[in-house]
Context: one part of a larger RNA
RNA sequence: UUGGCGGUUAGACGGAAAGACCCCGUGCACCUUUACUAUAUUUUUAUAUUGUUUGGGAAAAUAUUUUGUGUAGAAUAGGUGGGAAUUUAUUAGAUCUUAACGCAAGUUAAUAGUUUAAAUAACAAUGAAAUACCACUCUUACUUUUUUUUUAAACUAACUUUUUAAAGAAAGGACCAUGUAUGAUUGAUAGUUUGACUGGGGCGGUCGCCUCCUAAAGAGUAACGGAGGCGCACGAAGGUAAGUUCACAUUGAUUUGAACUCAAUGGUAGAGUGUAAUGGCAUAAACUUACUUGAUUAUUAAAUUAACCAAUUUAGUAAAGAUUUAUAUUUUAAGUCUGUCAUAAUGAUCCGAUAAUACUGUAUGGAAAGAUUAUCGCACAACGGAUAAAAGGUACGCCGGGGAUAACAGGCUAAUGACUCUCUAGAGUUCAUAUCGACGGAGUCGUUUGGCACCUCGAUGUCGGCUCAUCACAUCCUGGAGUUGCAAAAGAUUCCAAAGGUUCGGCUGUUCGCCGAUUAAAGUGGUACGUGAGCUGGGUUUAAAACGUCGUGAGACAGUUUGGUCCCUAUCUGCCGUCAGAA
Numbered sequence: 001u002u003g004g005c006g007g008u009u010a011g012a013c014g015g016a017a018a019g020a021c022c023c024c025g026u027g028c029a030c031c032u033u034u035a036c037u038a039u040a041u042u043u044u045u046a047u048a049u050u051g052u053u054u055g056g057g058a059a060a061a062u063a064u065u066u067u068g069u070g071u072a073g074a075a076u077a078g079g080u081g082g083g084a085a086u087u088u089a090u091u092a093g094a095u096c097u098u099a100a101c102g103c104a105a106g107u108u109a110a111u112a113g114u115u116u117a118a119a120u121a122a123c124a125a126u127g128a129a130a131u132a133c134c135a136c137u138c139u140u141a142c143u144u145u146u147u148u149u150u151u152a153a154a155c156u157a158a159c160u161u162u163u164u165a166a167a168g169a170a171a172g173g174a175c176c177a178u179g180u181a182u183g184a185u186u187g188a189u190a191g192u193u194u195g196a197c198u199g200g201g202g203c204g205g206u207c208g209c210c211u212c213c214u215a216a217a218g219a220g221u222a223a224c225g226g227a228g229g230c231g232c233a234c235g236a237a238g239g240u241a242a243g244u245u246c247a248c249a250u251u252g253a254u255u256u257g258a259a260c261u262c263a264a265u266g267g268u269a270g271a272g273u274g275u276a277a278u279g280g281c282a283u284a285a286a287c288u289u290a291c292u293u294g295a296u297u298a299u300u301a302a303a304u305u306a307a308c309c310a311a312u313u314u315a316g317u318a319a320a321g322a323u324u325u326a327u328a329u330u331u332u333a334a335g336u337c338u339g340u341c342a343u344a345a346u347g348a349u350c351c352g353a354u355a356a357u358a359c360u361g362u363a364u365g366g367a368a369a370g371a372u373u374a375u376c377g378c379a380c381a382a383c384g385g386a387u388a389a390a391a392g393g394u395a396c397g398c399c400g401g402g403g404a405u406a407a408c409a410g411g412c413u414a415a416u417g418a419c420u421c422u423c424u425a426g427a428g429u430u431c432a433u434a435u436c437g438a439c440g441g442a443g444u445c446g447u448u449u450g451g452c453a454c455c456u457c458g459a460u461g462u463c464g465g466c467u468c469a470u471c472a473c474a475u476c477c478u479g480g481a482g483u484u485g486c487a488a489a490a491g492a493u494u495c496c497a498a499a500g501g502u503u504c505g506g507c508u509g510u511u512c513g514c515c516g517a518u519u520a521a522a523g524u525g526g527u528a529c530g531u532g533a534g535c536u537g538g539g540u541u542u543a544a545a546a547c548g549u550c551g552u553g554a555g556a557c558a559g560u561u562u563g564g565u566c567c568c569u570a571u572c573u574g575c576c577g578u579c580a581g582a583a
Stems, first nucleotide, its partner, number of pairs: 001581008010573003014568002022402004027398002029394004035192005042184002045181005051155011063143001065141001068138001078137005085120003093115003097110005159172005195207003204224001208230006231383001232274001233340002238292007246270001248266006272281002275345001277343003296319004302313003308384001321337006351377007359370002409456001410454001411452003415449001417445006426436002463538001464536003468530001469527005476501003479496006503517005544562004548557003
């Protein structure tokens, strides 16, 4: 060094299973509930099958009667209208008796006696005049009739039950039951929903519009970059015309004192602009005054912007106006005015509503309905708005995908961490540097905690222990030196040095740590936090179960607790042993 055989399992990101963790899908399933929408069940009411009779109550209408007192006033005047007369020997009025009502004044009715010819209105008083008379009507109360309704009871023939071979009989009975309509209740059942962005996801925050910076001197330009505003206001804070100049300072007057007011001078805006910011504005767009409604109707060329839908600017024409000036003398001509200094102050379509209209009108005339024009109704704010209408759990989970995206490990980085150097204020009695060294500065490393998300999600098995190691040196011991605030001994500190060594126990799953006993010493790290195709499986991290806490609940918890399948016969590389061959 080649080959055979035997062994070993470090590697082939070894084999097995389209990762179960994580994220995504306008995927699925099951579960929950005060998510949404339905439904069965249960229940309310009405009605049909559903008939007979009686009593009571209630309501409405009808008819005859009845009732009505503020004060003033003959007196118990319901209201309005008509109205000049009405009643009476068929007994007016008065008196006696009885009954009802009552505000205790009286009113109304009935009866038969007594008496015998008149009684009541219009006149005065009252807001209103005669129950003198007639009509209508309000209110109070009783009664008659009719209708409706309710309740109680009885019946038997529907209907139901029992019995009988059947006919029938018995019991219940217009209840129950069933149909239809209607309201309530209802995770018992069902169908579904439960947003996106995101330096993984969740929690938090945000989602439309305006202004500035980022933005790199045209426009435009991102981020969970840095700052702020808006979801209006105003019939004057709009239009026209004319006039005025602000903030502040100085001086003077006043005395109101530094401060209010007035005067003079200076004053490019240091003010003001309805509100954020930016850009404008003194010829003012700022402030004051006069008159007003152009914050108007119809229509359109063009440009800016722009994926589209939208958005913005604007010349002009026609109509009717506002205001000012000039001519002029009641008319004409000319200027400005289609909201606000500009940029925010907002919402498509459908559906519905209101008004108007020389529009259509299903045989015809109408109507309904539609059309056109104008206006109104959306924190549809997740603001280009999926529906009029919607929350959660899954560790019992499933499927499709992703290393487009997290947890382990690696990689990049080195804020954090570890180590080194430097500077020298100070401590060290004195003296920066024996020793310690603040505030700072410069590096190295890749052992911590992180950041990034680059390989791997058609799988790179995760903590600790056992076994077996191997390397670095920033050396724990043994070795050799320097300095010392090194007398010796024992130390401190620095330099060189990796040959060898670097313990046994108790507690805990522990690494770590604490404790005990030793030792020359009980080093620090790397190796996929070395090593599970070598072992273990105590912990973490499935399914079962419990406690505490949270949740209405299903369930949840870097909270606790008990239990809980660790597969692989070695093809290649490497390594070890052995046999044979070759050099």

Predicted 3D model of a 583-nucleotide part of an RNA (large-subunit ribosomal RNA, domain V) from Glaucocystis nostochinearum. Lineage of the source: Eukaryota > Glaucocystophyceae > Glaucocystales > Glaucocystaceae > Glaucocystis. The RNAcentral record of the full RNA draws on ENA. The coordinates come from a structure-prediction model, not an experiment, and the mean pLDDT is 81. The gene name in the source record is rnl.